[in-house]
RNA sequence: CUCAUCCAGAGGGGCAGAGGGAUACGGCCCGUUGAAGCCCCGGCAACCCUCCAGCCGGUCUCCGUUGCGCCGCCCGUCCAUGGGACGUGGCAGCCACCGCGAGGCUCCCGGCUAGGGAAGGUGCCAAGUCCGUCUCGUGACGAAAUGCGUCACGGGGAAGAUGAG
Numbered sequence: 001c002u003c004a005u006c007c008a009g010a011g012g013g014g015c016a017g018a019g020g021g022a023u024a025c026g027g028c029c030c031g032u033u034g035a036a037g038c039c040c041c042g043g044c045a046a047c048c049c050u051c052c053a054g055c056c057g058g059u060c061u062c063c064g065u066u067g068c069g070c071c072g073c074c075c076g077u078c079c080a081u082g083g084g085a086c087g088u089g090g091c092a093g094c095c096a097c098c099g100c101g102a103g104g105c106u107c108c109c110g111g112c113u114a115g116g117g118a119a120g121g122u123g124c125c126a127a128g129u130c131c132g133u134c135u136c137g138u139g140a141c142g143a144a145a146u147g148c149g150u151c152a153c154g155g156g157g158a159a160g161a162u163g164a165g
Base pairs, nucleotide, nucleotide: 001165002164003163004162005161006160011041012040013039014038015037019030020029021028024133025132026131027130042125043124044123047121048120049117050116051115053113054112055111056110057109058108060103061102062101067095069094070093072091073090074089075087076086077085078084079083129159134156135155136154137153138152139151140150141149142148
């Protein structure tokens, strides 16, 4: 830097001794019935990992008659000069490309969905990432108002955290 996730889940002990909830502000909480930090043990979860099933794509096979496919020749028109461009044009060929159609999925690769596992690498184990801040919308109230303010709810963003690359 990119992508994914962030309303679920999971705590005891020892040392320590006053703060902590990322940062700033506001709020609200946790904390001498012991905060931060460090150590031990336990747990949660399933990002990496792994198993199974289904689907899709890559892939493989066949066809191509009515292919918007390719190639060759002819015809016509145009440019304008001995070659190009174009065409509901004609004929023949091919299936390498492309695309439509049909089938397979044995093996291999990738993706998606649902389910299972947990040895290892992280991570996590008060409160939605504790809540708000920026923006958009809706509603209520302020005697009315498309404006302003307050409150509530919802969407998005910013910032942050964690994982994978």
A computed fold for a 165-nucleotide RNA from uncultured Streptomyces sp., annotated as SAM riboswitch aptamer (S box leader). The sequence is in RNAcentral, with records from MGnify.